[in-house]
RNA sequence: UCGUGCUAGACGGGGAGGUAGCGGUGCCCUAUACCUGCAACCCGCUAUAGCAGGGUCGAAUUCCUACCCCCGGCUCUAGUGACUCAGGGUCUGACCCAAGCAAGUGGUGUUGACGGCUAGGUCUCGUGCGGCGUGAGCUUGUGAAUCCCGUCAGAUCCGGAAGGAAGCAGCGGUAAGCAUGUACUUGCGGGUGCCACGGGGUAGCCUGGCUUGAGCAAACUACUUGGGUAACGCUUGAGAGAAGGAGUCAAAGGUAGGUGCACGG
Numbered sequence: 001u002c003g004u005g006c007u008a009g010a011c012g013g014g015g016a017g018g019u020a021g022c023g024g025u026g027c028c029c030u031a032u033a034c035c036u037g038c039a040a041c042c043c044g045c046u047a048u049a050g051c052a053g054g055g056u057c058g059a060a061u062u063c064c065u066a067c068c069c070c071c072g073g074c075u076c077u078a079g080u081g082a083c084u085c086a087g088g089g090u091c092u093g094a095c096c097c098a099a100g101c102a103a104g105u106g107g108u109g110u111u112g113a114c115g116g117c118u119a120g121g122u123c124u125c126g127u128g129c130g131g132c133g134u135g136a137g138c139u140u141g142u143g144a145a146u147c148c149c150g151u152c153a154g155a156u157c158c159g160g161a162a163g164g165a166a167g168c169a170g171c172g173g174u175a176a177g178c179a180u181g182u183a184c185u186u187g188c189g190g191g192u193g194c195c196a197c198g199g200g201g202u203a204g205c206c207u208g209g210c211u212u213g214a215g216c217a218a219a220c221u222a223c224u225u226g227g228g229u230a231a232c233g234c235u236u237g238a239g240a241g242a243a244g245g246a247g248u249c250a251a252a253g254g255u256a257g258g259u260g261c262a263c264g265g
Base pairs, nucleotide, nucleotide: 001265002264003263004262005261006260009057010056011055012030013029014028015027020046021045022044023043024042034054035053036052037051038050063258064257065256066255067254068253072249073248074247075246076245077244083239084238085237086236087235088234093232094229095228096227097226098225099224100223103221104220105219107216108215115211116210117209118208119207120206121205122204123200124199125198126197127196128195129193130192132189133188134187135186136185137184138181140179141178142177148173149172150171151170156165157164158163
């Protein structure tokens, strides 16, 4: 150094849990990694730590040790941050409303605030005046074949004559009626009036005069009190629930080192 045959050993491992502790069955993770039987109110064992039986490989890419890396799990941070649902207006800000106040802003005020006195108006009653609407009178026009008036051509009647009578048409006027409407007179009415006179007049408002002498007012902000609202904040309850960090265990993988016997060439 090679070959042959054996032995140690290997033929999955890990996490949580369970256990006095160590394994296994069961659950989970992982790159699937002999067979049979036992086994969670468990089965077997004792720091040499599954038991019983069988099989394969077998001194090294496979065994052992150390380190690196690292899938994954567990513990703490934490049932916390953030979230969802429900409740609470007698926690509690926030929002809304009401009342108050007068610190600030703005407004107004010696061209006189607030106040006091006074005269009027606004209000009411009565008497009037005007105006609007409407009616009537009235004005103008028209308007009677005849049963209105006057005058009555022509014509008719009476008379010897003189003259007289009735009277159609026409013309003029008028009644009833129809139409018009400036002015005037009058009746009625009102969502009529910077109207006049007289009387009354509690409070308020407006205007003016006199007086006093510096505030007034409360729109906004602030503040106080009260009430309301569960949208938000706050609070109560329920649900689900991290990240990151720290610690711990750790498969697989990688690196390095270590480790038999016998025979023969």